[in-house]
Context: one part of a larger RNA
RNA sequence: CGCAGGAUAUCUGAGAGGAGCUGUCCUUAGUACGAGAGGACCGGGAUGGACGGACCACUGGUGGAUCUGUUGGCAUACCAGUGCCAUGGCAGAGUAGCCAAGUCCGGAAGGGAUAAACGCUGAAGGCAUCUAAGCGUGAAGCCCCCCUCAAGAUGAGAUAUCCCAGACGAAAGUCAGAAGACCCCUUGAAGACGACGAGGUAGAUAGGCCAUAGGUGGAAGUGCAGCAAUGUAUGGAGCAGAAUGGUACUAAUCGGUUGAGGG
Numbered sequence: 001c002g003c004a005g006g007a008u009a010u011c012u013g014a015g016a017g018g019a020g021c022u023g024u025c026c027u028u029a030g031u032a033c034g035a036g037a038g039g040a041c042c043g044g045g046a047u048g049g050a051c052g053g054a055c056c057a058c059u060g061g062u063g064g065a066u067c068u069g070u071u072g073g074c075a076u077a078c079c080a081g082u083g084c085c086a087u088g089g090c091a092g093a094g095u096a097g098c099c100a101a102g103u104c105c106g107g108a109a110g111g112g113a114u115a116a117a118c119g120c121u122g123a124a125g126g127c128a129u130c131u132a133a134g135c136g137u138g139a140a141g142c143c144c145c146c147c148u149c150a151a152g153a154u155g156a157g158a159u160a161u162c163c164c165a166g167a168c169g170a171a172a173g174u175c176a177g178a179a180g181a182c183c184c185c186u187u188g189a190a191g192a193c194g195a196c197g198a199g200g201u202a203g204a205u206a207g208g209c210c211a212u213a214g215g216u217g218g219a220a221g222u223g224c225a226g227c228a229a230u231g232u233a234u235g236g237a238g239c240a241g242a243a244u245g246g247u248a249c250u251a252a253u254c255g256g257u258u259g260a261g262g263g
Base pairs, nucleotide, nucleotide: 001152005163006162007161008160009159010158011157015149016148017147018146021049022048023047024046025045026044027043033038051106052105053104054103055102059100060099061098062097066093067092068091069090070089071086072085073084074083075082076081110144111143112142117137118136119135120134164262166175167174168173180258181257182256183255184200185199186198187197188196205251206250207249208247209246210245211244212243215239216238221234222233223232224231225230
C1' cells in the first nucleotide's frame, strides 16, 4: 500500500515445512518342520541404542555485583575493624537464570489407493488362462492421520463484538473528530534494533522497604578462659544478586498525535 467504511478479538485451511530409524530379550514353543543336527512364520510382552523436542522437581556444571577463609602490599594517625591493588590475587562453597552428563516425551496405532507378487470369475480360442470386460489381497514406499507455519490464498476467506452515519460547501473538498491505535513513560522468563508481552495512580510495571525461601557458615562489640596464638558465650549469628508474598515510599505526572462518513 492492498484486501470497496473504520476497528478489536477468535477462527477456517489452499499451500508449505517437520517427523518417518532400529537392536536385544521373554513368551507362543523346543511347538510346526526335520532321520537327526537344528529350528520358525503369525501373534503378545519387556527393555535398549542413535536421533529429535521440551523442561530444571532430582543429579550435576556455570553462576566475574552472594557469603567465607587467606598471602603480599597500600590507605584509614596507631590497636581493632574496614576498604583498595595483585588473573575475581588465591582458595572453599553457592540462589536465580542458562545448561547436560539430568528428567519427561516422540517414531506408534489406524484409514485409502497402489508396486512386485498372489488370486476369483472369464472369453477371444467348446479346453486352458489373474485380463481382454469385471472383482480382490498386497510394502519401511504414495495420500491421509501426528506436529509447526499459514488469507499478499491479490482467488486477499469466515464468525463475534465495538464505532457512528456529523457541520460547512454547487461540487471538488474542508473542518470537527467515534470505537480504536500510537507517541511518551515504568518494564519483562520478549528482545541486536524494530517487534511481542505486562502496566501507566480507578496502579503492584520497575526500584526501594518488610517478611519468607534458598546461600554462606557463626559478624562486630562485650564478657569469660588462656602468658599468648586462640577458644568460648551472647547467637543458626551477621551478611546477602536475580526467587516468593506483601507494601504506593520513589518513578510510570501532565499531555500530544492519529484514526470513519461508507463508489

A computed fold for a 263-nucleotide part of an RNA from bacterium C-53, annotated as large-subunit ribosomal RNA, domain VI.
The RNAcentral record of the full RNA draws on Rfam.
Rfam family: Bacterial large subunit ribosomal RNA.